[in-house]
Context: one part of a larger RNA
Molecule: large-subunit ribosomal RNA, domain VI
Organism: Pirellulaceae bacterium
RNA sequence: CGUACGAAACUUGCGAAGGUUCUUCCCUAGUACGAGAGGACUUGGAAGGACGAACCUCUGGUAUCCCAGUUGUCACGCUCGUGGCAUGGCUGGAUAGCUAUGUUCGGAAAGGAUAAACGCUGAAAGCAUCUAAGCGUGAAGCCCGCUUCAAGAUCAGGUUUCGUAAGGACAAUGUCCGAAACUCCCCUGGAAGACUACCAGGUCGAUAGGCCGGAAGUGCAAGCGCAGCAAUGCGUGCAGCGAACCGGUACUAACGGAGAAACG
Numbered sequence: 001c002g003u004a005c006g007a008a009a010c011u012u013g014c015g016a017a018g019g020u021u022c023u024u025c026c027c028u029a030g031u032a033c034g035a036g037a038g039g040a041c042u043u044g045g046a047a048g049g050a051c052g053a054a055c056c057u058c059u060g061g062u063a064u065c066c067c068a069g070u071u072g073u074c075a076c077g078c079u080c081g082u083g084g085c086a087u088g089g090c091u092g093g094a095u096a097g098c099u100a101u102g103u104u105c106g107g108a109a110a111g112g113a114u115a116a117a118c119g120c121u122g123a124a125a126g127c128a129u130c131u132a133a134g135c136g137u138g139a140a141g142c143c144c145g146c147u148u149c150a151a152g153a154u155c156a157g158g159u160u161u162c163g164u165a166a167g168g169a170c171a172a173u174g175u176c177c178g179a180a181a182c183u184c185c186c187c188u189g190g191a192a193g194a195c196u197a198c199c200a201g202g203u204c205g206a207u208a209g210g211c212c213g214g215a216a217g218u219g220c221a222a223g224c225g226c227a228g229c230a231a232u233g234c235g236u237g238c239a240g241c242g243a244a245c246c247g248g249u250a251c252u253a254a255c256g257g258a259g260a261a262a263c264g
Base pairs, nucleotide, nucleotide: 001152005163006162007161008160009159010158011157015149016148017147018146021049022048023047024046025045026044033038051106052105053104054103055102059100060099061098062097066093067092068091069090070089071086072085073084074083075082076081111143112142117137118136119135120134167177168176169175170174182259183258184257185256186202187201188200189199190198207253208252209251210249211248212247213246214245217241218240223236224235225234226233227232
């Protein structure tokens, strides 16, 4: 830009892509077959590999500062308590998120038309013959079925809902102003994201921050008291702290603008 009014949702599926995988064990059965050795077709059941998808409950990984311990040194006048630097100084743990080696699930069943093959009826050719007319069975293959995209599928599809209001001015069968649904810019953000897009919100508000409450985590704070010559231990006290997690609360920030209807 188009899809001949403008929008918002929900859809159909022309077509395209993916997938449609491999093995072992048990039963049938040590049966059929075979002198024996050996050893099935078939039917049913179970387990696993590789691959793929989703997810983070479990098992683990990560964690640039969530908690604790600790070395050297410097600073806060000193003690105490803290902070800076040393790979996050090092060490032990670890929430959310993201993850695999973790968890769950998948390949199917069913249907249609067939290949080889096997048939029915049946003449040419009084017989015979699956074929010439006609009708069946039949494969990991084909078309579907399953997943994803998909109406620029220009033959541009379908359905539903919303809007084109009230009004005013003028030189008045008309013109102009004003004006809708809705959308965009902008702003607050996000388990969305390179940008864009998408999604949640913008005071008729819980979108983010702050604050309050809780939780995961860490592991028992400081101060004070007691015991001990002291290092240190014990009590107050499963304390203190606590990112991303779960809720609540307008305290802070979501201000302010623009476009947009019946053409032909």